[in-house]
RNA sequence: UUCUUAUCCAGAGAGGGGGAGGGACAGGCCCGAUGAACCUUCGGCAACCCUCGGAUCCAUGAAUCCGAAAGGUGCCAAUUCCUGCCGACAGGAGCGUCGGGGAGAUAAGAA
Numbered sequence: 001u002u003c004u005u006a007u008c009c010a011g012a013g014a015g016g017g018g019g020a021g022g023g024a025c026a027g028g029c030c031c032g033a034u035g036a037a038c039c040u041u042c043g044g045c046a047a048c049c050c051u052c053g054g055a056u057c058c059a060u061g062a063a064u065c066c067g068a069a070a071g072g073u074g075c076c077a078a079u080u081c082c083u084g085c086c087g088a089c090a091g092g093a094g095c096g097u098c099g100g101g102g103a104g105a106u107a108a109g110a111a
Stems, first nucleotide, its partner, number of pairs: 001111008013042005021031003025084004043076003048072002051068006057061001080103001085100005
């Protein structure tokens, strides 16, 4: 980098450095000199993997479920901030709702 599977309406920020951008892309709408990106320290959230404890059985499994949180990742404005393509419904001044898809992010595995 590509592929597969799962999840994405919950949750969790302070200090120091830095000095103008950031929210993937596009449009919108936001955040930002009361300090953006990024670096760093400490803290926290979560429970994908690992580990540990318990329970279950279409029966002993690389199983399923519940719990813990030491380790590996991840994350800590706004639902993935909203929309983007298709369909159904509603509406027909304006404003939509639902289902699916695409894109993206993260994890685990594979090439």
Molecule: SAM riboswitch aptamer (S box leader)
Organism: Bacillota bacterium